[in-house]
Context: one part of a larger RNA
RNA sequence: UGACGGAAGGGCACCACCAGGAGUGGAGCCUGCGGCUUAAUUUGACUCAACACGGGAAAACUCACCCGGCCCGGACAUUCUGAGGAUUGACAGAACGCUUGCUCUUUCUUGAUUGUAUGGGUGGUGGUGCAUGGCCGUUCUUAGUUGGUGGAGCGAUUUGUCUGGUUAAUUCCGAUAACGAACGAGACUCUAGCCUGCUAAAUAGUCUGCUGGCGAUCCGGCCGGUGCGACUUCUUAGAGGGACACGUGGCUUCUAGUCACACGAGAUUGAGCAAUAACAGGUCUGUGAUGCCCUUAGAUGUUCGGGGCCGCACGCGCGCUACACUGAAGAGAUCAUCGAGUCUCCUAGGCCGAAAGGCCCGGGUAACCCGUUGAACCCUCUUCGUGCUUGGGAUCGGGCAUUGCAAUUAUUGCACGUGAACGAGGAAUUCCCAGUAGGCGCGGGUCAUCAGCCCGCGUCGAUCGCGUCCCUGCCCUUUGUACA
Numbered sequence: 001u002g003a004c005g006g007a008a009g010g011g012c013a014c015c016a017c018c019a020g021g022a023g024u025g026g027a028g029c030c031u032g033c034g035g036c037u038u039a040a041u042u043u044g045a046c047u048c049a050a051c052a053c054g055g056g057a058a059a060a061c062u063c064a065c066c067c068g069g070c071c072c073g074g075a076c077a078u079u080c081u082g083a084g085g086a087u088u089g090a091c092a093g094a095a096c097g098c099u100u101g102c103u104c105u106u107u108c109u110u111g112a113u114u115g116u117a118u119g120g121g122u123g124g125u126g127g128u129g130c131a132u133g134g135c136c137g138u139u140c141u142u143a144g145u146u147g148g149u150g151g152a153g154c155g156a157u158u159u160g161u162c163u164g165g166u167u168a169a170u171u172c173c174g175a176u177a178a179c180g181a182a183c184g185a186g187a188c189u190c191u192a193g194c195c196u197g198c199u200a201a202a203u204a205g206u207c208u209g210c211u212g213g214c215g216a217u218c219c220g221g222c223c224g225g226u227g228c229g230a231c232u233u234c235u236u237a238g239a240g241g242g243a244c245a246c247g248u249g250g251c252u253u254c255u256a257g258u259c260a261c262a263c264g265a266g267a268u269u270g271a272g273c274a275a276u277a278a279c280a281g282g283u284c285u286g287u288g289a290u291g292c293c294c295u296u297a298g299a300u301g302u303u304c305g306g307g308g309c310c311g312c313a314c315g316c317g318c319g320c321u322a323c324a325c326u327g328a329a330g331a332g333a334u335c336a337u338c339g340a341g342u343c344u345c346c347u348a349g350g351c352c353g354a355a356a357g358g359c360c361c362g363g364g365u366a367a368c369c370c371g372u373u374g375a376a377c378c379c380u381c382u383u384c385g386u387g388c389u390u391g392g393g394a395u396c397g398g399g400c401a402u403u404g405c406a407a408u409u410a411u412u413g414c415a416c417g418u419g420a421a422c423g424a425g426g427a428a429u430u431c432c433c434a435g436u437a438g439g440c441g442c443g444g445g446u447c448a449u450c451a452g453c454c455c456g457c458g459u460c461g462a463u464c465g466c467g468u469c470c471c472u473g474c475c476c477u478u479u480g481u482a483c484a
Base pairs, nucleotide, nucleotide: 001484002483003481004480005479007478008477009476010475011474012473013472016468017467020432021431022430023429024428027321028320029319031317032316033315034314035312036311043054044053065307066306067305068304069303071301076119077118078117080115086113089108090107092105093104094103123295124294126293127292128291132289134283135282136281137279138278139277144183145182146181148179149178150159151158152157162174164173165172188272189271190270194241195240198238199237200236201235204232205231206230207229209226210225211224212223213222214221247261248260249259250258251257323425327384328383329382330381331380332379341369345364346363347362349360350359351358352357391422396417397416399414400413401412438460439459440458441457442456443455444454445453
């Protein structure tokens, strides 16, 4: 100087607690991990910082694993053979999972590309992440880190970097043997909210003119078409503006600040970025990044066929569906946003079909078409009436479609039938404070097909704090130890 303390004092955090909410842990199923099994059930990762993670939803491919079969994609150099032929390919038959000249029988074909041997390469999802780069994660979401000159000390070192107040903050005020600085914090970038002010828009609309149809006793009205016009409130998006604790009043050495109120669309929107020093953290299975080792033709290269990664006495983790009446079922009303769409994608309309789906015609490379994306929860009416019940929808049966070369170990979907556990979950434990938690659906990623996953989006929308250091941890100061 660190590290540690069941040492003291401050400060902080819903990966801590308190007050609560939703749960998870119990059930069924989905999925990851272990174990067991297996020809193989490829493998990495194991406290936070492994386990719906490897963007890992694997039918083939992927693919690394298992069982078999081809091929050389063995550069280049040298040796040998060699135009009197080094070698290559092949019908049929046998053989074989194979319409594999792989091998064999039989002969044809080819023409210096090759063959043999050695050296040396090449390839490898082979090994080593404890040889590495790069990237990521974590310590660590806190406020921390460093040198110059000066001071102290023989020196390691220390002061600066602080008694106090304050802040989310080593943020400031001040104090001061320090002064003046740098990184980090902040500032910054994106995003959300406001603008009747600017710039505009036949790919967004409004108003109006003309016009067609419906409807109408009349006045109103509804659905279109066109484009002579006008405008930008709504929509879109550029330039800008806007908030600074500014104003007022408390508290405060009346300093930094903080609290309340007012004015206001905002008086902490959410994220990104993120220092120094580290970890034998993860990745050689991201890479034509890479050292070394292994292998290299009976291949650990590569490809083809099949299987596996899905296997099930069991244990653990993330989830989905529920246990019903604040509900289920059937009708009817009624409202979104973020996306995405051409090799085979998104699809309107018409017809067939119970549905899934099929057929025919169009539109869209998109603010133009799908599409005003008529989403779900919610709302209204009716039935059910607390009964494992019309709750629940696991499991299983046959049937019909779709994707694909291929669906058996059932890709998925539809209809019919079957109708299991589950009556709110022990000890434990997770997440969270505002348009948040939670309920509800939608889009994208993966994708030929397939979401119970992930990433976004809107819709409905609480209760309880607005504190504390008791538990769990983190930071600083003081102290002890003599552990490095």
Small-subunit ribosomal RNA, 3' major domain from Cephalodasys maximus, 484 nucleotides, folded computationally. Its mean pLDDT, the model's own confidence on a scale to 100, is 81. It matches the Rfam family "Eukaryotic small subunit ribosomal RNA". The literature on the family includes a 2001 paper in Science by Yusupov et al., "Crystal structure of the ribosome at 5.5 A resolution". Gene Ontology terms of the family: ribosome and structural constituent of ribosome.